[in-house]
């Protein structure tokens, strides 16, 4: 002087899958509570693997796999992407 990954903010995009059935409350509904069947997977969580990395046994690791959680009109919410800003300080 270039200014990474990581981390925060704000913004915009952002899928899937029953407004399911029954009962009860109620302000009479697409609310809440119990019940039960079918579903999804992209909040979080767990598991296992290509691969890394110490070292012969550990440990880290997905957008795979499980659905504990979570979600199945819209609304939030939503992995992950792009834009600015901030913070940092690899690297040369």
């Nucleotide at each position: 002087a270039c200014g990474a990954u990581c981390c925060c903010u704000g913004u915009g995009g952002g899928a899937g899958a029953g407004a399911c059935c029954g009962c009860c409350u109620c302000u009479u509904g697409a609310a809440g509570g119990c019940g039960g069947c079918g579903c999804c997977g992209a909040a979080g969580g767990a598991g296992c693997a290509a691969c890394c990395g110490g070292c012969c046994c550990c440990g880290g690791a997905a957008a795979c796999u499980c659905u504990c959680a979570g979600g199945c009109a819209a609304a939030c919410g939503g992995a992950c992407c792009g834009c600015a800003g901030g913070a940092g300080g690899a690297u040369g």
A computed fold for a 92-nucleotide RNA from Enhydrobacter aerosaccus, annotated as Glycine riboswitch aptamer. Model confidence (mean pLDDT): 80 of 100.